[in-house]
Annotation
A computed fold for a 74-nucleotide RNA from a Gammaproteobacteria bacterium, annotated as transfer RNA. Taxonomically the source falls in Gammaproteobacteria (Bacteria, Pseudomonadati, Pseudomonadota).
RNA sequence: GCCCCGAUAGUUUAACGGUAAAACAGGUGAUUUGUAAUCUCCAGAUGCGGGUUCAAUUCCUGCUCGGGGCUCCA
Numbered sequence: 001g002c003c004c005c006g007a008u009a010g011u012u013u014a015a016c017g018g019u020a021a022a023a024c025a026g027g028u029g030a031u032u033u034g035u036a037a038u039c040u041c042c043a044g045a046u047g048c049g050g051g052u053u054c055a056a057u058u059c060c061u062g063c064u065c066g067g068g069g070c071u072c073c074a
Stems, first nucleotide, its partner, number of pairs: 001070007010024004018054001026042002029039002047063005
């Protein structure tokens, strides 16, 4: 330098055009003499910019970051 994959909640993963889900962690309440466990409810996220579209996490493009591969000649 080129190619491929990825970036979503504090963490680990879903959703792949129709307005983002779950587990653990956190908070509240119930239970308990109290703690743990269990149960209830709550809050919390799409790497950055541009484009396409009525609508973008999803499609296109540039960049940043992470992982992997190639780099003898043309």

The prediction has a mean pLDDT of 81.
RNAcentral holds the sequence, with entries from ENA.
Rfam family: tRNA. Rfam describes the family as follows. Transfer RNA (tRNA) molecules are approximately 80 nucleotides in length. Rfam links the family to the GO term triplet codon-amino acid adaptor activity. By type it is a transfer RNA.